[in-house]
RNA sequence: AGGAGUGUAGCUCAAUUGGUAGAGCGCCGGUCUCCAAAACCGGAGGUUGGGGGUUCGAUUCCCUCCGCUCCUG
Numbered sequence: 001a002g003g004a005g006u007g008u009a010g011c012u013c014a015a016u017u018g019g020u021a022g023a024g025c026g027c028c029g030g031u032c033u034c035c036a037a038a039a040c041c042g043g044a045g046g047u048u049g050g051g052g053g054u055u056c057g058a059u060u061c062c063c064u065c066c067g068c069u070c071c072u073g
Base pairs, nucleotide, nucleotide: 001072002071003070004069005068006067007066010025011024012023013022019056027043028042029041030040031039049065050064051063052062053061
């Protein structure tokens, strides 16, 4: 330099022909217990990497930039 993949909650990841963003773990509170763990119940937590475009509507489609991984030279 050229090409491919990827970026969503604190972490690991879903979200199927565009239609209200979810799960597990973790965190906080409660029940239980002498205390704690486990178990059960509840809760908080997101400008979906940034910016633009298309659309009534974008995590999803298009353009551009940035980070990371891989391939070629």